[in-house]
Context: one part of a larger RNA
RNA sequence: UGACGGGGGUCCGCACAAGCGGUGGAGCAUGUGGUUUAAUUCGAUGAUACGCGAGGAACCUUACCUGGGCUCGAACGCUACUGGAAGGUGCCCUGAAAGGGGGCUGUCCUACGGGACUAGUAGUGAGGUGCUGCAUGGUUGUCGUCAGCUCGUGCCGUGAGGUGUUGGGUUAAGUCCCGCAACGAGCGCAACCCUUAUCUUUAGUUGCUAACAUUAGGUUGAGGACUCUAGAGAGACUGCCUUCGUAAGAAGCGAGGAAGGUGGGGAUGACGUCAAAUCAUCAUGGCCUUUAUGCCCAGGGCUACACACGUGCUACAAUGGUCGGUACAGCGGGAAGCGAAGCUGUGAAGUGGAGCUAAUCCUAGAAAGCCGAUCUCAGUUCGGAUUGAAGUCUGCAAUUCGACUUCAUGAAGUUGGAAUCGCUAGUAAUCGCGCAUCAGCCAUGGCGCGGUGAAUACGUUCCCGGACCUUGACA
Numbered sequence: 001u002g003a004c005g006g007g008g009g010u011c012c013g014c015a016c017a018a019g020c021g022g023u024g025g026a027g028c029a030u031g032u033g034g035u036u037u038a039a040u041u042c043g044a045u046g047a048u049a050c051g052c053g054a055g056g057a058a059c060c061u062u063a064c065c066u067g068g069g070c071u072c073g074a075a076c077g078c079u080a081c082u083g084g085a086a087g088g089u090g091c092c093c094u095g096a097a098a099g100g101g102g103g104c105u106g107u108c109c110u111a112c113g114g115g116a117c118u119a120g121u122a123g124u125g126a127g128g129u130g131c132u133g134c135a136u137g138g139u140u141g142u143c144g145u146c147a148g149c150u151c152g153u154g155c156c157g158u159g160a161g162g163u164g165u166u167g168g169g170u171u172a173a174g175u176c177c178c179g180c181a182a183c184g185a186g187c188g189c190a191a192c193c194c195u196u197a198u199c200u201u202u203a204g205u206u207g208c209u210a211a212c213a214u215u216a217g218g219u220u221g222a223g224g225a226c227u228c229u230a231g232a233g234a235g236a237c238u239g240c241c242u243u244c245g246u247a248a249g250a251a252g253c254g255a256g257g258a259a260g261g262u263g264g265g266g267a268u269g270a271c272g273u274c275a276a277a278u279c280a281u282c283a284u285g286g287c288c289u290u291u292a293u294g295c296c297c298a299g300g301g302c303u304a305c306a307c308a309c310g311u312g313c314u315a316c317a318a319u320g321g322u323c324g325g326u327a328c329a330g331c332g333g334g335a336a337g338c339g340a341a342g343c344u345g346u347g348a349a350g351u352g353g354a355g356c357u358a359a360u361c362c363u364a365g366a367a368a369g370c371c372g373a374u375c376u377c378a379g380u381u382c383g384g385a386u387u388g389a390a391g392u393c394u395g396c397a398a399u400u401c402g403a404c405u406u407c408a409u410g411a412a413g414u415u416g417g418a419a420u421c422g423c424u425a426g427u428a429a430u431c432g433c434g435c436a437u438c439a440g441c442c443a444u445g446g447c448g449c450g451g452u453g454a455a456u457a458c459g460u461u462c463c464c465g466g467a468c469c470u471u472g473a474c475a
Stems, first nucleotide, its partner, number of pairs: 001475002004472002007470007015460002019423005026314008034305002042053002064300007076125009087105003091102004108115002127289002130287003136283002138278003141274001143272001148187006154163003167178003193266004198234007208223002212221002237260001240254001241252004316416001320375007332363003337356002342351003382413001387408007429452007
């Protein structure tokens, strides 16, 4: 000096406690291990792997396996030689295709040396999702949005080093105040950025409609008041008051204010730790491979299944199920697209094609909710797995292996052992909607959006993690 202690002191965090809802039991979805397999491609493995890379595995993707083929090669240069314009082809044979063999067609510019373009042969650079993340760059996780990590000069110490950064207070904070052999400074904290909550102002179309007309309808005239949209500003600073305090600051069911003490949320991640992750995003040293570990194609596999684990969805019902009626969103997306009305079908959907390059048209019916009816506690009018039949759509193609619809079928499951997870407010819980990827979709995933909307926190003894000071043994 450091890290460690079932040492001490101080402090913090959904860490415990107080609450609410789950997981662990069931069925299914998905990822992983294991096993199997010709192959079940590869990576990720306590926290920090396991709905992770993958924001879309039928072919493709695809890296794996089997079989068939190619060897300057799928792409781009250079050199030499030989040939041909380039190119086109609904041609023929073989074949699963790729590929192989053949045919037909076509003859550019020229200063006649050749040139541009292109094919073949030979050579040189190829190619590799092959190995090494313990050779690396870049990127990322984690401690942790924790409050720390350092430097210059000075001073102290033989030196490693110390001091500053410790102490007394205070803070979310090494935040600030006071003191002090220290005085200053840097990276972090905070602020500056975005968004949300209020108001003012500018502007009114595709948005809005109070008043005046008009209409079935903001439909039309009209209007800019209101909502809204999107530019510019204002606003919050412990600024004011009371109490406590030297101060920083703390307390207040004080004022004013839409908002009060960081208003809520986001972006933002110091020095470093884990030889953490990634050579399969990409780049790259070294090694390996070169008629194959490269390239093309068909089929299969990544979807297997005795089992084990993680993450989820749906339930076990009456705060519910079913039927009928009825109300209210926001974020988004749309031209190889979104697709209305109408018609057909029980339905998935088909037909149709208006409108829309979108505050105009479409997606688009929000759902829980509310009103009424029914079921009456049962393996049921709960639950929907599984299976049979008939269909719809996408797509060359749904057998391995797609989604959806209708009819029939109707399994386990009656609230889940030990254990364990999330959450402190518009949060948890619950309800639906949208988007990316995408032909389609195995999405119950991910990322967003709004609707309804709680309970509890006495407190810091204990569990876990962390910060500062100090102490013991250790290096």
Background:
Predicted 3D model of a 475-nucleotide part of an RNA (small-subunit ribosomal RNA, 3' major domain) from an uncultured organism. The RNAcentral record of the full RNA draws on Greengenes. Its mean pLDDT, the model's own confidence on a scale to 100, is 82.